c-di-GMP-I riboswitch aptamer from Paenibacillus sp., 81 nucleotides, folded computationally. The prediction has a mean pLDDT of 85. Lineage of the source: Bacteria > Bacillati > Bacillota > Paenibacillaceae > Paenibacillus.
RNA sequence: UUCAGAUAAUGGCAAACCUAUCGAAAGAUAGGGACGCAAAGCUAAAGGGCCUUCCAGAUCGGGUGGCAGCCAGUUACCGGA
Numbered sequence: 001u002u003c004a005g006a007u008a009a010u011g012g013c014a015a016a017c018c019u020a021u022c023g024a025a026a027g028a029u030a031g032g033g034a035c036g037c038a039a040a041g042c043u044a045a046a047g048g049g050c051c052u053u054c055c056a057g058a059u060c061g062g063g064u065g066g067c068a069g070c071c072a073g074u075u076a077c078c079g080g081a
Stems, first nucleotide, its partner, number of pairs: 002081002005078001012037002017032006035069001041074003047071002049067003053063003
């Protein structure tokens, strides 16, 4: 440096649900809580896809907001080859 993630080791994150707040909603934030995760770190104008809501000429579509724990892009610990 590249490849993958067995064996360990240091650790890390936090689903559903509950409470509070914000929001039209999807959802987000904080606390509790752990289903799980080798990237469950970051990126929503690099891209695809999905969700919300509004418009419409309503088959094609377009606008607002969101999802990274859907795929993906990108950065990275540890040991191994």